Predicted 3D model of a 163-nucleotide RNA (c-di-AMP riboswitch aptamer (ydaO/yuaA leader)) from Streptomyces griseoviridis. NCBI's taxonomy places the organism under Bacteria, Bacillati, Actinomycetes, Streptomycetaceae, Streptomyces. It matches the Rfam family "c-di-AMP riboswitch aptamer (ydaO/yuaA leader)". Rfam links the family to the GO terms regulation of gene expression and cyclic-di-AMP binding. The coordinates come from a structure-prediction model, not an experiment, and the mean pLDDT is 79. The sequence is in RNAcentral, with records from Rfam.

RNA sequence: GGGCAGUCAUCGCCGAGUCCCCGUACGGCGCGAGCCAGGGGAGCCGGGGACCCACCUGUGUCCCUGGGGUGAAUCGGACGCCCAUGCCCGUCGUGGGGGCCCGUAGGAGACCUUCCUGCUCCGAACCCGUCAGCUAACCCGGUAGGCGAGAGGGAAGGAAAGG
Numbered sequence: 001g002g003g004c005a006g007u008c009a010u011c012g013c014c015g016a017g018u019c020c021c022c023g024u025a026c027g028g029c030g031c032g033a034g035c036c037a038g039g040g041g042a043g044c045c046g047g048g049g050a051c052c053c054a055c056c057u058g059u060g061u062c063c064c065u066g067g068g069g070u071g072a073a074u075c076g077g078a079c080g081c082c083c084a085u086g087c088c089c090g091u092c093g094u095g096g097g098g099g100c101c102c103g104u105a106g107g108a109g110a111c112c113u114u115c116c117u118g119c120u121c122c123g124a125a126c127c128c129g130u131c132a133g134c135u136a137a138c139c140c141g142g143u144a145g146g147c148g149a150g151a152g153g154g155a156a157g158g159a160a161a162g163g
Stems, first nucleotide, its partner, number of pairs: 011148004018042005027036003043143006053133001066131001067128004075103003079099001081097006087090001106122004111158007
C1' cells in the first nucleotide's frame, strides 16, 4: 500500500414500518445511567363497509374453472428430477409437485417532482377460508425486517444553503 472477513459508532438506502409519553413506584436484564417486554398517543400504511356509479342482463347445449387480499414481485418459455395415471409399452402421452436457467409486466438506485437518455440490481414470501367492485358515516388491523451497491448525464420547476 492492497484484498477478504467481523465488531462498534456515525451517516445513508429499500420499506407504511417513524416520533413522543408511561414503563423508571409493581415484570425481566443491568453496579448504574439505562435497556427490553408491555401500555397509551400522534403520524403513516392497509383491509372491511351504503346511496350514486360501475359490472351484468336475446335463447339453448357442452367443456373448463372457487374467489379475494398484503407486497414491485406477475406472466411466458427451455431442460432435468419425483409422484400419479393411460395403452399403442415407448428415447411415449397426460396431470401434479419441486429444481434450475432464460426472458417479462412491474419496482429500486444518496434533497424533491416531471421528462429524455443510459447502466446496474430486484422481480420473493405470506394471509383470508367459499366471502369481498367502488364507497360517506362507521368498524378492524399493521407500524416488521433487510442492506452498505452506487451510474450517471441532460432539460424544466421547486426546496435548502450562502451572499